[in-house]
RNA sequence: GAUUUAUAAAGAAGAGGCGAGAGACAGGCUCGAUGACCCUCUGGCAACCUGGAAAGUCCAAGGUGCCAAGUCCUGCCGGUAAAGAUAUACUUGUCCGGAACUAUAAAUC
Numbered sequence: 001g002a003u004u005u006a007u008a009a010a011g012a013a014g015a016g017g018c019g020a021g022a023g024a025c026a027g028g029c030u031c032g033a034u035g036a037c038c039c040u041c042u043g044g045c046a047a048c049c050u051g052g053a054a055a056g057u058c059c060a061a062g063g064u065g066c067c068a069a070g071u072c073c074u075g076c077c078g079g080u081a082a083a084g085a086u087a088u089a090c091u092u093g094u095c096c097g098g099a100a101c102u103a104u105a106a107a108u109c
Stems, first nucleotide, its partner, number of pairs: 001109008013042005021031003025075004043067003047064003050060004076098004082092003
C1' cells in the first nucleotide's frame, strides 16, 4: 500500500519545546499569539487484540489506537415536517433510513 470484517452519540490532559496556521477533501462552523497544529515527557481512556474472573458482564493495561466539538455538521440516494415564491418550476431547509468518504482495529496478501 491492497483486500475483507468490525466499530465510530460513551470515555480520557498537564508540563516543556516550536511559532502559524489547524480541524482528511469542499462548503459551513469552530479552535488558534491567553500559543492552536505538531514534537517530547508524564498522566489518562478502554475501541480492537491480549490476559484474568461462573461471566447478560466486569477487571487488568502488555500491543495497536485514542484523550475540542456526534467521524464537529453537511455532501450521494430514498422518504419526510416546514418556510419563501403568482407557481407545477426554483430556493432555503427539519427529521428518519441507507450508501459513500474518512479514521481506527483485527486478519490475510